[in-house]
A computed fold for a 114-nucleotide RNA from uncultured Ginsengibacter sp., annotated as SAM riboswitch aptamer (S box leader).
NCBI's taxonomy places the organism under Bacteria, Pseudomonadati, Bacteroidota, Chitinophagia, Ginsengibacter.
The prediction has a mean pLDDT of 80.
The RNAcentral record of the sequence draws on MGnify.
Rfam family: SAM riboswitch aptamer (S box leader). Gene Ontology term of the family: regulation of gene expression.

RNA sequence: CUUAUCAAGAAAGGCAGAGGGAAAUGGCCCGAUGACGCCUUGGCAACCGGAAAUGUUUUUAAUAAUAUUCAAAGGUGCUAACUCCAUCUUCACAGUAAUGUGGGGAGAGAUAAG
Numbered sequence: 001c002u003u004a005u006c007a008a009g010a011a012a013g014g015c016a017g018a019g020g021g022a023a024a025u026g027g028c029c030c031g032a033u034g035a036c037g038c039c040u041u042g043g044c045a046a047c048c049g050g051a052a053a054u055g056u057u058u059u060u061a062a063u064a065a066u067a068u069u070c071a072a073a074g075g076u077g078c079u080a081a082c083u084c085c086a087u088c089u090u091c092a093c094a095g096u097a098a099u100g101u102g103g104g105g106a107g108a109g110a111u112a113a114g
Base pairs, nucleotide, nucleotide: 001114002113003112004111005110006109011041012040013039014038015037019030020029021028024087025086026085027084042079043078044077047075048074050070052069053068054067055066056065057064083108088105089104090103091102092101093100094099
């Protein structure tokens, strides 16, 4: 950089000791009943990888591609809250307005594969 996904799911112990929830602002939360982080063990999930069956496409055929289903030994990942929420834009509704509620998109971010 490209593609895909991001409303579901999954905790105990040990170390350590003050902030943490990516950055900024505003909210809202978590945290000395020990958060965040690190380690161990477990778990979740099914991106890669695996096995088989079926359908479709391709091929003379073999093969190949793709979709669905299955399992979970291996490579990652994840294991508070929707990616905690909003921020930019757009649509609908309510409101005189400020603004609010709900939906879509963009941007940013995370993870995987290349």